[in-house]
RNA sequence: GCCAGAGUGGUGAAAUUGGUAAACACGCACGGUUCAGAGCCGUGUGCCGAAAGGCCUAGGAGUUCGAGUCUCCUCUCUGGCA
Numbered sequence: 001g002c003c004a005g006a007g008u009g010g011u012g013a014a015a016u017u018g019g020u021a022a023a024c025a026c027g028c029a030c031g032g033u034u035c036a037g038a039g040c041c042g043u044g045u046g047c048c049g050a051a052a053g054g055c056c057u058a059g060g061a062g063u064u065c066g067a068g069u070c071u072c073c074u075c076u077c078u079g080g081c082a
Stems, first nucleotide, its partner, number of pairs: 001081007010026003019065001027045007046055003058074005
């Protein structure tokens, strides 16, 4: 340099044919249980906002009524070829 695959909250990840984004698990916080701890149980846990609500799928643009999904450009990672 060329080809292919991948990138989703703190982490791993789900999302069927383009139609409610983040289910589920882990971690974390608080509470309960305990003499105490582990374990177990409950609630909460992306960002902005006082709330209502709005926003976030690596970044940007396009198509569409509607994009995590399709198209284009860029960045990063992995594999292959030279």